[in-house]
Context: one part of a larger RNA
RNA sequence: UGACGGGGGCCCGCACAAGCAGCGGAGCAUGUGGUUUAAUUCGAUGCAACGCGAAAAACCUUACCAGGGCUUGACAUCCUCUGAAGCUAUAAGAGAUUAUAGUGUCCCUUCGGGGCAGAGAGACAGGUGGUGCAUGGUUGUCGUCAGCUCGUGUCGUGAGAUGUUGGGUUAAGUCCCGCAACGAGCGCAACCCUUAUUCUCAGUUGCCAGCACUUCGGGUGGGCACUCUGAGGAGACUGCCGGUGACAAACCGGAGGAAGGUGGGGAUGACGUCAAAUCAUCAUGCCCCUUAUGUCCUGGGCUACACACGUGCUACAAUGGCCUGAACAACGGGCGUGCGAAGGAGCAAUCCGGAGCAAAUCCCUUAAAUCAGGUCCCAGUUCGGAUUGCAGGCUGCAACUCGCCUGCAUGAAGCAGGAGUUGCUAGUAAUCGCGGAUCAGAAUGCCGCGGUGAAUGCGUUCCCGGGCCUUGUACA
Numbered sequence: 001u002g003a004c005g006g007g008g009g010c011c012c013g014c015a016c017a018a019g020c021a022g023c024g025g026a027g028c029a030u031g032u033g034g035u036u037u038a039a040u041u042c043g044a045u046g047c048a049a050c051g052c053g054a055a056a057a058a059c060c061u062u063a064c065c066a067g068g069g070c071u072u073g074a075c076a077u078c079c080u081c082u083g084a085a086g087c088u089a090u091a092a093g094a095g096a097u098u099a100u101a102g103u104g105u106c107c108c109u110u111c112g113g114g115g116c117a118g119a120g121a122g123a124c125a126g127g128u129g130g131u132g133c134a135u136g137g138u139u140g141u142c143g144u145c146a147g148c149u150c151g152u153g154u155c156g157u158g159a160g161a162u163g164u165u166g167g168g169u170u171a172a173g174u175c176c177c178g179c180a181a182c183g184a185g186c187g188c189a190a191c192c193c194u195u196a197u198u199c200u201c202a203g204u205u206g207c208c209a210g211c212a213c214u215u216c217g218g219g220u221g222g223g224c225a226c227u228c229u230g231a232g233g234a235g236a237c238u239g240c241c242g243g244u245g246a247c248a249a250a251c252c253g254g255a256g257g258a259a260g261g262u263g264g265g266g267a268u269g270a271c272g273u274c275a276a277a278u279c280a281u282c283a284u285g286c287c288c289c290u291u292a293u294g295u296c297c298u299g300g301g302c303u304a305c306a307c308a309c310g311u312g313c314u315a316c317a318a319u320g321g322c323c324u325g326a327a328c329a330a331c332g333g334g335c336g337u338g339c340g341a342a343g344g345a346g347c348a349a350u351c352c353g354g355a356g357c358a359a360a361u362c363c364c365u366u367a368a369a370u371c372a373g374g375u376c377c378c379a380g381u382u383c384g385g386a387u388u389g390c391a392g393g394c395u396g397c398a399a400c401u402c403g404c405c406u407g408c409a410u411g412a413a414g415c416a417g418g419a420g421u422u423g424c425u426a427g428u429a430a431u432c433g434c435g436g437a438u439c440a441g442a443a444u445g446c447c448g449c450g451g452u453g454a455a456u457g458c459g460u461u462c463c464c465g466g467g468c469c470u471u472g473u474a475c476a
Base pairs, nucleotide, nucleotide: 001476002475003473004472005471007470008469009468010467011466012465013464015460016459019424020423021422022421023420026314027313028312029311030310031309032308033307034305035304042053043052064300065299066298067297068296069295070294073124077123078122079120080119081118082117083116086103087102088101089100090099091098092097106115107114108113126289127288129287130286131285135283136282137278138277139276140274142272147186148185149184150183151182152181153162154161155160166177167176168175192266193265194264195263197234198233199232200231201230202229203228206224211221212220213219237260240254241253242252243251244250316417320376321375322374323373324372325371326370332364333363334362338357339356343352344351345350383414388409389408390407391406392405393404394403430452431451432450433449434448435447436446
């Protein structure tokens, strides 16, 4: 100087408390451990691994296993020779591949050659093989915590200190005052995006707002007033008033205002810590394999199942289930084969059909909870839907291992979950549906969107984490 303390002081955070909804019990989904297996590929492992890499494992992916093949190789450069390559058909085979027949008998050229393919020789290729404790890059975490440093000066033999401590204040090393310090840098804040109000400009969306027509639908004429869209401005700065304060910084209250004291949300992550994670995204040193640890193919596996854990979904019902009718969104997506309307068939999944739309124009797209009426009457039930049987539908070369959906039948556990434990302070929690990426098909996951919409917060003694000052130390 740090680190640590079941030392002290001050302060903060959904850290506790106050509250709401959960998890832990059940069934299922998913990930992991373990076990099993020919293989169940690999990585991630306290917080900070475990719906994680994976924004999609039937084949492919795929790295694993079994079997069948290849050896200058699936891919790149160089040399020599050849001229085709390719396509079609047949045969063998699980296919990779091989054989035969037919077709084709190349293209460009500055005539040197080049492109493409085959054969050959070797230099080499190749490796998701090892080492993240050899590395780059990227990322997590402390933590959006308020800290981390430097120059000059001063003090100290020196390590170093000072500044950065102190009195106030703040979300903040934020600002003010004081001070052997005076300044500065990286962080904080602001500048950026979005949301909330309004104005201007613009009008193939919107509007009977005012007029006309109307097969009544902004459908048509007509018009940009409004809604909206999207470009540019305005607006919030403790600016104004009162009080407190040290005449400061600031704090408390008020006015005006759509919004008030960083208005809400996001992006943004200082010096560093954990030899943290990743050699499997990529790059890369060294080591290793080279008729195999490379490469092609078929099938299997990654989906196993006595069990244990994490994360979720659905419930256990009447603030509910079911039936009928009625209403109101936002974000998004759509053709090199997409989104697919009306109409029709089917109980339904779906099919037929193809209008319209490269999309503020058409489609996905009926939002659901909600409201109105009816029914059920507290029961393992008209709750709950697992499991299983049968019959179908869709995608795809192919749904046996191993997809999703529909109908009929079957109807399991479950009557609110021990110790313990998680999230959340407002348009939040809870609850309700919708969209998208990935994607042929395949979400209860992920990323977004809107609808309905709470309760509580006395307070900082305690638990956890963190910041500053101080103290002890046989630790570095």

Predicted 3D model of a 476-nucleotide part of an RNA (small-subunit ribosomal RNA, 3' major domain) from an uncultured bacterium. The RNAcentral record of the full RNA draws on Greengenes.